[in-house]
The RNA shown here (Bacterial RNase P class A) has 345 nucleotides and comes from an Acidimicrobiia bacterium. Its Rfam family is "Bacterial RNase P class A". Gene Ontology terms of the family: tRNA processing, dimeric ribonuclease P complex and ribonuclease P activity. The prediction has a mean pLDDT of 80. The gene name in the source record is rnpB.

RNA sequence: UGAGCCCGCCGGGCGACCGCGGUCGCAAGACCGAGGAAAGUCCGGACUCCACAGGGCAGGGUGCUGGGUAACACCCAGGCGGGGUGACCCGACGGAAAGUGCAGCAGAGAGCAGACCGCCGAUGGCCCGCAAGGGCACAGGCAAGGGUGAAACGGUGAGGUAAGAGCUCACCAGCGUCGCAGGCGACUGUGACGGCUCGGCAAACCCCACCCGGAGCAAGGCCAAGCAGGGACGCCGACGGCCCGUCGAUCGAGUCCCGGGUAGGCCGCACGAGCGCAUCGGCAACGGUGCGCCUAGAUGGAUGGUCGUCCUCGACAGAAUCCGGCUUACAGGCGGGCUCACAAC
Numbered sequence: 001u002g003a004g005c006c007c008g009c010c011g012g013g014c015g016a017c018c019g020c021g022g023u024c025g026c027a028a029g030a031c032c033g034a035g036g037a038a039a040g041u042c043c044g045g046a047c048u049c050c051a052c053a054g055g056g057c058a059g060g061g062u063g064c065u066g067g068g069u070a071a072c073a074c075c076c077a078g079g080c081g082g083g084g085u086g087a088c089c090c091g092a093c094g095g096a097a098a099g100u101g102c103a104g105c106a107g108a109g110a111g112c113a114g115a116c117c118g119c120c121g122a123u124g125g126c127c128c129g130c131a132a133g134g135g136c137a138c139a140g141g142c143a144a145g146g147g148u149g150a151a152a153c154g155g156u157g158a159g160g161u162a163a164g165a166g167c168u169c170a171c172c173a174g175c176g177u178c179g180c181a182g183g184c185g186a187c188u189g190u191g192a193c194g195g196c197u198c199g200g201c202a203a204a205c206c207c208c209a210c211c212c213g214g215a216g217c218a219a220g221g222c223c224a225a226g227c228a229g230g231g232a233c234g235c236c237g238a239c240g241g242c243c244c245g246u247c248g249a250u251c252g253a254g255u256c257c258c259g260g261g262u263a264g265g266c267c268g269c270a271c272g273a274g275c276g277c278a279u280c281g282g283c284a285a286c287g288g289u290g291c292g293c294c295u296a297g298a299u300g301g302a303u304g305g306u307c308g309u310c311c312u313c314g315a316c317a318g319a320a321u322c323c324g325g326c327u328u329a330c331a332g333g334c335g336g337g338c339u340c341a342c343a344a345c
Base pairs, nucleotide, nucleotide: 001341002340003339004338005337006336007335008334009333010332012310013309014308015307016306017305018304020033021032022031023030024029035316039327040326042325043324044323045322046321047216048215049214050213059212060211061210062209063208064078065077066076067075068074079093080091081090082089083088094207095206099205100204101201102200116146117145118142119141120140123139124138125136126135127134128133154172155171156170157169158168159167173197175194176193177192178191179190180189181188182187220267221266222265223264229258230257231256232255233254235252236248237247238246239245274293275292276291277290278289279288280287281286311314
């Protein structure tokens, strides 16, 4: 200098005026007012109501190890496998010698495999030959070679054989069993033995281990007009000149009260698994302690407009109960660490 990898962060600034939502205030006015994703609604929780002795079945989810966390399918650290020259990235990564099942094309054959080409034809058969022997490739043998395929039932070499073959042997690879060493563990290294080799797919059924009750802020709670309902007291009738009282009628009107509850209003609802800084523990995720800060809260639903000025001329997009994640979108820019190539010193 050029390519690239990882982590963190910003995402128009300042000023004036007008407007909108909220809080405070008698008022004037003061203060606050979207995001890193507020998004998708895909996971996990808080909160609320309902259900619930205990156990099991069904159903769903998760799936290497250790740690973090309120919890997780998230995060950190590590192991193993795969990719990359590398920084680094990706992985639902338990079980396929419990069972069932599945596999396009090509190919002779694809699951306790298979004779298309090929090799052999020792043995039996046929032919020639007096015989020794030779020939044919009919029975039959062969997985070494060719060819197909992602994959053809270990690799190399030697022995062996009619030709061959873990058939035998040596070494290597892989698997299993039993040890030893290291590690909390996943696992790694190593030794002996074994049969010589046991294919793939479980985000196919399934098996194993662990986890899971349902609905969701239109949850849910409080107040409560009107109308309808219930109750009390009068008005009404009889006895009577009148009042009290008693009895009757309970229809309707009125006044008051009651419970449920609609419209409507209020709460839930903005102080929280909060944010910033410092410090301590830890490789880290994260946790402890101290100090400081208050940061939208609507319910037809606010956050906008105009002007001035500056710059690199501004992307994706906007709360609706809240929080932790994941995923997706994003003009441009900043900081830190690292890798590779080339050149110069």